[in-house]
Molecule: Glycine riboswitch aptamer
Organism: Blautia wexlerae
RNA sequence: UUCUCUGGAGACACCCGUUAGAUCGGGGGCCGAAGGUGCAAAUAACACGGAAUGCUGAUAACUUCCCACAAUUGGUUAUCUGACCCGUGUCUUGAAUCUCUCAGGCAAAAGGACAGAGGA
Numbered sequence: 001u002u003c004u005c006u007g008g009a010g011a012c013a014c015c016c017g018u019u020a021g022a023u024c025g026g027g028g029g030c031c032g033a034a035g036g037u038g039c040a041a042a043u044a045a046c047a048c049g050g051a052a053u054g055c056u057g058a059u060a061a062c063u064u065c066c067c068a069c070a071a072u073u074g075g076u077u078a079u080c081u082g083a084c085c086c087g088u089g090u091c092u093u094g095a096a097u098c099u100c101u102c103a104g105g106c107a108a109a110a111g112g113a114c115a116g117a118g119g120a
Stems, first nucleotide, its partner, number of pairs: 001120007012028001014027004029106003035102001036100001038098001042093001045090006055082001057080007
């Protein structure tokens, strides 16, 4: 997942016409537990803003080593950038017995989410 068995809720025997009839046609009301719709947290992406100056990268200046100069490496400072972090917005994914009531249903039968037992 599927098959068999068992249990399994809700809501008008409403109105008009019609019919042998709870049948059919129309109207109103109602139910949620076949199926289907919708979404909370969370989450991927993007945009904006914030915080921080710890990290990545780029650029510039200065600087140690040397007899001297230059270069490399390292260090310091400044500017910029990006990631991380926080917030907001858009959007993606996103469950139910929640929600909608499209479908389905409102005597019995049938159907029936879900639960139990057995089999494949």